Transfer RNA from a Candidatus Nanoarchaeia archaeon, 71 nucleotides, folded computationally. Taxonomically the source falls in Candidatus Nanoarchaeia (Archaea, Nanobdellati, Nanobdellota). Rfam family: tRNA. Rfam links the family to the GO term triplet codon-amino acid adaptor activity. The family's RNA type in Rfam is transfer RNA. About the family: Transfer RNA (tRNA) molecules are approximately 80 nucleotides in length. RNAcentral holds the sequence, with entries from ENA. The prediction has a mean pLDDT of 83.
[in-house]
RNA sequence: GCGGUUGUAGUCUAGUGGUAGGACUUCGCCCUGCCACGGCGAGGGCCCGGGUUCAAGUCCCGGCAACCGCA
Numbered sequence: 001g002c003g004g005u006u007g008u009a010g011u012c013u014a015g016u017g018g019u020a021g022g023a024c025u026u027c028g029c030c031c032u033g034c035c036a037c038g039g040c041g042a043g044g045g046c047c048c049g050g051g052u053u054c055a056a057g058u059c060c061c062g063g064c065a066a067c068c069g070c071a
Stems, first nucleotide, its partner, number of pairs: 001070007010024004018054001026042005047063005
């Protein structure tokens, strides 16, 4: 330099163009003599920019990053 894959919460991960979901973590309450476990609830997210569309996490273009391969 060229090609491919991936990018979603603090971490891991699902998501068929039509309300972004789960687990762990965090916070609050309950439970307990206390802690742990457990129960209930809450907070927190689509890598960046542009395009297509009534509507984009999803499709298209460009960029950035990580990984793999070729040179």